Notes: Large-subunit ribosomal RNA, domain VI from a Candidatus Omnitrophota bacterium, 269 nucleotides, folded computationally. The RNAcentral record of the full RNA draws on ENA. Lineage of the source: Bacteria > Pseudomonadati > Candidatus Omnitrophota.
Context: one part of a larger RNA
RNA sequence: CGUAGGAAACUUGAGGGGAGUACUUUCUAGUACGAGAGGGCCGAAAGUAACGGACCGCUUGUGUACCUGUUGUUUCGCCAGAAGCAUCGCAGGGUAUCGAAGUCCGGAAAGGAUAAGCGCUGAAAGCAUCUAAGCGCCAAGCCAACCCCAAGAUAAGGUUUCCCAACCAGUUUUUGGUUUAGAAGACCCCUUGAAGACUACAAGGUUGAUAGGCGGGAGGUGUAAGGAGAGCAAUCUCUUCAGCUUACCCGUACUAAUUGGUCGUUCGG
Numbered sequence: 001c002g003u004a005g006g007a008a009a010c011u012u013g014a015g016g017g018g019a020g021u022a023c024u025u026u027c028u029a030g031u032a033c034g035a036g037a038g039g040g041c042c043g044a045a046a047g048u049a050a051c052g053g054a055c056c057g058c059u060u061g062u063g064u065a066c067c068u069g070u071u072g073u074u075u076c077g078c079c080a081g082a083a084g085c086a087u088c089g090c091a092g093g094g095u096a097u098c099g100a101a102g103u104c105c106g107g108a109a110a111g112g113a114u115a116a117g118c119g120c121u122g123a124a125a126g127c128a129u130c131u132a133a134g135c136g137c138c139a140a141g142c143c144a145a146c147c148c149c150a151a152g153a154u155a156a157g158g159u160u161u162c163c164c165a166a167c168c169a170g171u172u173u174u175u176g177g178u179u180u181a182g183a184a185g186a187c188c189c190c191u192u193g194a195a196g197a198c199u200a201c202a203a204g205g206u207u208g209a210u211a212g213g214c215g216g217g218a219g220g221u222g223u224a225a226g227g228a229g230a231g232c233a234a235u236c237u238c239u240u241c242a243g244c245u246u247a248c249c250c251g252u253a254c255u256a257a258u259u260g261g262u263c264g265u266u267c268g269g
Base pairs, nucleotide, nucleotide: 001152005163006162007161008160009159010158011157015149016148017147018146021049022048023047024046025045026044027043033038051106052105053104054103055102059100060099061098066093067092068091069090070089071086072085073084074083075082076081111143112142117137118136119135120134164268165179166178167177168176169175181265185263186262187261188260189205190204191203192202193201210256211255212254213252214251215250216249217248219245220244221243226239227238228237229236230235
């Protein structure tokens, strides 16, 4: 820009893409077959590998904004207690998130038309013949079926809902003019996000829980500081499953989403 008014939702599916795998074991059955050794077809069931999708309850990794221990050194006057630097100084754990080595699921079945192939009926050609007319069966392949995208599918689809003045002249079907007004809705802007390069998408903007803060909780770490006691002391015990706590959950308008602006018209050839 188009989709012959504008808008918001929900959709149909022309068309396109993805997937499609392989193997092992058991039963049938030590049966058919075979002198024996050996050892089935058909059918049924279970499992595995690789691949793919989703997820984080479990396992495990990450987790330089969480907790703890500790070395050297500097500073806070000293002790105690802290902080800085040394790869996050080193080390032990670890929430959210993201991941796999973790968990769950998938390939299928049933259908249609067929290939090679196997047939029925059957003449040309009194026979024969699957073919010439006609009718069947049949593949991991084809078309559908399963999953995803999809109306710029310019043949531009469908459904539902929402929105769009008054006056004057003329006329009573049409029209012209003037003046107000700016709809539904969308965007700008702002608070953000398990969305994201930007954009887009999604949640929200006081009629508000969108983010931060605060309160409570979960989870993590592992029993803070100070004080008291025991011990010559290192240290230990009690107060104390304490203290601290990021991304998680619930709540709460304290802070910030203020005020506002722009587009979009008047019933549609």

Model confidence (mean pLDDT): 88 of 100.